[in-house]
Molecule: transfer RNA
Organism: bacterium
């Protein structure tokens, strides 16, 4: 070159036909212990890979471009 799939928190991933973006684990605070670790509770964290089109509104729909995996030539 073509074709497909993936990229969404610091990690692993959800996000059911477009309507303010979530869990688990990890770090942070408190409780509880002489302490530490367990548990429990709370809060914090994201330009949804990037640039554009559509739409009253896009992580989701279109096009491009990039990283990555596969396969085909």
């Nucleotide at each position: 070159g073509c074709g497909c799939g993936a990229u969404u928190a610091g990690c692993u991933c959800a996000g059911u036909u477009g309507g303010u973006a979530g869990a688990g684990c990890a770090g942070c605070g408190c409780u509880u212990u002489u302490a530490c670790a367990c548990a429990g509770c709370g809060a914090a964290g994201g330009u949804c890979g990037c640039a554009g089109g559509u739409u009253c509104g896009a992580a989701u729909c279109c096009u491009g471009c990039a990283u990555c995996g596969c396969g085909c030539a």